[in-house]
Formats: sequence, C1' cells, structure tokens
RNA sequence: UUACCCCGGACGGGAGAGUCCUCACCACCCACCGCGGCUGACCGUCGCGACGGGGGAGGGGCGCCGAAGGAGCAACCUCCCCGGAAUCUCUCAGGCCCAAGAACCGCCCGGGGCAG
Repeated sequence: UUACCCCGGACGGGAGAGUCCUCACCACCCACCGCGGCUGACCGUCGCGACGGGGGAGGGGCGCCGAAGGAGCAACCUCCCCGGAAUCUCUCAGGCCCAAGAACCGCCCGGGGCAG
C1' cells in the first nucleotide's frame, strides 16, 4: 500500500398476508323524512334533528404472513463430546388499505485489515 473480507453510514431497488365478526366514533359524500327561515306561493336554498348507504379509522375476538429483532435445529464441520447456520422451522415481538419499516442486492464514502 492492500484485491477478497469485516464494521458503520448515505443513496437506489425490495415480498408476503382478512378490513372476516363485534363494539364504539367521524368535522366527509349520497339519498329520504320532519321542523323552521328566505318567497304572495311553488321550485330552489340555508339551519337543526332522526334514519339508511358509502368512505375513514380506534378497541376486542378469530384467521393469516414473515424479510426488523428474537428463539430452535443438522445426516455437515469431525471418529466422539462441546460448540456452530440460514432465505429452514417457530411466531414472543412485528406486520396483514396506504405510509413507515424491511432480510437481501447494487453503488459510493469512512474505518479496520490477512495474503501479496
């Protein structure tokens, strides 16, 4: 000095899985009804109240997913014991509209550094 490699960071890409049941809510949209105001009256419009549908989203229940994290295991390392892995398994956590996050990959920066 330093390829491979290790650590940290920036940028880019990055999957999967119900908004099913129930409870309560909303200042949003649509429809209908009643009351009152504007009008000579109607139409229309404004306000209040009730009801139905749509949309949004919180708690609980059940179901589901796995690629933050976590845990477990090998016929392999190695003849034996101990120990050891993952994109495997589990699903505690996390997630299941979107967003965020996201193992992993690419590229760059900083640090470390064996062989040479």
The RNA shown here (Glycine riboswitch aptamer) has 116 nucleotides and comes from an Actinomycetota bacterium. It was read from a public genome assembly, where an Rfam model found it. Taxonomically the source falls in Actinomycetota (Bacteria, Bacillati). The prediction has a mean pLDDT of 76.